[in-house]
Parts: sequence; C1' cells; structure tokens
RNA sequence: GGACCUGUGGUCUAGUGGCUAUGACGGCUCGUUGACGUCGAGCAGGUCGCCAGUUCGAAUCUGGCCAGGUCCA
Repeated sequence: GGACCUGUGGUCUAGUGGCUAUGACGGCUCGUUGACGUCGAGCAGGUCGCCAGUUCGAAUCUGGCCAGGUCCA
C1' cells in the first nucleotide's frame, strides 16, 4: 500500500428499515439476616465510533473518516 471483518450502558451481548434499543454481569436503594453472603423487588446508567447521504422513517442501507483485528504484498 491492497482485500476483508468488527465498533451498541462500566464489561459482555440481542438486533438484519418501523413498538419506549434486549438481556446478563457489575453499581445503587429497599426487603430478608444478629451481621455478611445468598435470595427477592426496584432504580440509575446508551445521544448505537464520528461526519454526510438515501428514505415518510436508519443501530440496521450507501459513501468518507477514525480505532481495533485477520490476510496478501
């Protein structure tokens, strides 16, 4: 330099054009306990890597850029 893949709460993850973006772990609060843990209930936390385009409508499709990875030279 070229080809391809990936990017979604603190971490991991579902999503393949349309409902308030899903769940787990973690965090906080409450209950339970003599206390901790376990268990149960609830809450907060995401401008879906960035910018533009297509569309009535984009996390999802297209282009560019950024970051990471695999392969080729």

A computed fold for a 73-nucleotide RNA from a Candidatus Woesearchaeota archaeon, annotated as transfer RNA.
Its Rfam family is "tRNA".
The prediction has a mean pLDDT of 82.